A computed fold for a 145-nucleotide part of an RNA from a Gemmatimonadota bacterium, annotated as small-subunit ribosomal RNA, 3' minor domain. The source organism's lineage runs through Bacteria, Pseudomonadati and Gemmatimonadota. The sequence was found in a public genome assembly. Its Rfam family is "Bacterial small subunit ribosomal RNA". Rfam links the family to the GO terms structural constituent of ribosome and ribosome.
[in-house]
Context: one part of a larger RNA
């Protein structure tokens, strides 16, 4: 750059992040059940054994083996949480010169705005209630000179 002003929303194009979404993939913590290594402990111990006892037969004691409780890893199940991805879909932000209109700003050409309801390509429109942060004209009250 001062109304040849300012400015709103839909639509179109480009980029960015993001919500929803049948699902798909991965991680974390936990629960229940199954299986159950090593090992301690408990039981058993017909087989085995040097020290001790012994009447040489054995006894005491110990061990292998076997059983049990606990038990790591593993398996199954349902649920939980956090990521990634996902046809399609919702709006959002940004982007010199795109489209449609003109809602708001001067009484913005129907004053505007708030709440609510209905309607409409879009800004919006209409109804009801409310506010003045409304111009103009007149009157009333109050304040100041």
């Nucleotide at each position: 750059c001062a109304c040849c002003g300012c400015c709103c929303g839909u639509c179109a194009c480009g980029c960015c992040a993001u919500g929803g979404a049948a699902g798909c993939c991965g991680g974390g913590a936990g629960u229940g059940c199954c299986c159950g290594a090593a090992g301690u402990c408990c039981g058993u111990g017909a087989c085995c054994c040097a020290a001790c006892c012994c009447u040489c037969g054995g006894g005491a004691g110990g061990g292998a083996g076997c059983g049990g409780c606990c038990g790591a890893a593993g398996g199954c199940a349902a649920a939980u949480u956090c990521g990634g991805u996902g046809a399609c879909u919702g709006g959002g932000g940004c982007g010199a010169a795109g489209u449609c209109g003109u809602a708001a700003c001067a009484a913005g050409g129907u004053a505007g705005c708030c709440g609510u309801a209905g309607g409409g390509g879009a800004a919006c429109c209409u109804g009801c209630g409310g506010c003045u942060g409304g111009a103009u004209c007149a009157c009333c009250u109050c304040c100041u000179u």